The RNA shown here (Glycine riboswitch aptamer) has 100 nucleotides and comes from Corynebacterium-like bacterium B27. It was read from a public genome assembly, where an Rfam model found it.
RNA sequence: CGAACAGCAGCGGGAGAGUCCGCCCGAGAGCCGUCGGGUCGGCGCCGUAGGAGCAAUUCCUCUCCGGGAAACUCUCAGGCCCCAGCACCGCUGCCGUUGG
Numbered sequence: 001c002g003a004a005c006a007g008c009a010g011c012g013g014g015a016g017a018g019u020c021c022g023c024c025c026g027a028g029a030g031c032c033g034u035c036g037g038g039u040c041g042g043c044g045c046c047g048u049a050g051g052a053g054c055a056a057u058u059c060c061u062c063u064c065c066g067g068g069a070a071a072c073u074c075u076c077a078g079g080c081c082c083c084a085g086c087a088c089c090g091c092u093g094c095c096g097u098u099g100g
Stems, first nucleotide, its partner, number of pairs: 001100001003098003007094007018043001020042003023038005044080003050076001051074003057070001058068003
């Protein structure tokens, strides 16, 4: 000098699923109904923090056996107006390792 990998930070992109019912509070209304909020309860739902599983899918081995991991599967946690959170992708910067 420049390359690869990992971590951190910034910026940009970034999905899904009831703002359902009951209860409580506030506002407004003067009527039997409206809006908002709630770490509340019930049921329903989602998969992109995390977690768990290799039973299905997928990857390695020619096959079987076997093994691993995931954006797969399960929904424990989490989430279901917006915000926040958010895997993943790109760019930039910092730092570490490796070899040239």